[in-house]
The RNA shown here (FMN riboswitch aptamer (RFN element)) has 154 nucleotides and comes from Bradyrhizobium ivorense. RNAcentral records the identical sequence in 2 taxa. The coordinates come from a structure-prediction model, not an experiment, and the mean pLDDT is 76. The sequence is in RNAcentral, with records from ENA and Rfam.
RNA sequence: CGAUGUUCUCAGGGCGGGGUGGAAAUCCCCACCGGCGGUAAGGGUGAUGAGCCCAAGCCCGCGAGCGCCUUCCUCCGCGAAGCCGGGAGAAGGGUCAGCAGAUUCGGUGCAACUCCGAAGCCGACGGUUACAGUCCGGAUGAAAGAGAACGGUU
Numbered sequence: 001c002g003a004u005g006u007u008c009u010c011a012g013g014g015c016g017g018g019g020u021g022g023a024a025a026u027c028c029c030c031a032c033c034g035g036c037g038g039u040a041a042g043g044g045u046g047a048u049g050a051g052c053c054c055a056a057g058c059c060c061g062c063g064a065g066c067g068c069c070u071u072c073c074u075c076c077g078c079g080a081a082g083c084c085g086g087g088a089g090a091a092g093g094g095u096c097a098g099c100a101g102a103u104u105c106g107g108u109g110c111a112a113c114u115c116c117g118a119a120g121c122c123g124a125c126g127g128u129u130a131c132a133g134u135c136c137g138g139a140u141g142a143a144a145g146a147g148a149a150c151g152g153u154u
Base pairs, nucleotide, nucleotide: 005150006149007148008147009146010145016030017029018028019027031134032133033123034122035062036061037060038059042054043053044052045051057121058120065099066098067096068093069092070091071090072089074087075086076085077084103119104118105117106116107115125137126136127135
C1' cells in the first nucleotide's frame, strides 16, 4: 500500500401567497424540494502537465416502501377430523412475475440525454371535513452507502 474481518458513528429536502368551497399546506394559479454509488468535454487546485477535489432528480445501477413468496400463530367457513378456502398478526426472503418515477429541443464540439441556453417532466404506502413529492403516521424504524477504530493476511 492493497484483498478481507469485527465493532462503532453517521446516513432526506420541501407549501409561502392567492382563488374556489361548509371543509383543501390535498383541487386550481403562482411557489418550493431533489437520498446513495457510478459515469463526466464543466469548475477548483496545480505549471496550460500528471495527480487530487467538486459536479446528473429525469444516463447506468442501488435503497427504503407497496406487492409477491415462505414459515409460524390466530380467527372464520366447509367438514366427524385433517387437508383445503378466506381474514388479522409476527418473523424471514430480497426482485423474486408486478409497482419502483421522469427529457426533449437548440448551441458548441471529433465526441455531450452529463457542458451552455430554453422549454418540459417525475415523486411509495396508510391517514385526512376534499384527491398530498411538501401535513400527520409506521419511523427514536430500516437502509443504499459514507467514515472511524481495532484485528488479521500478503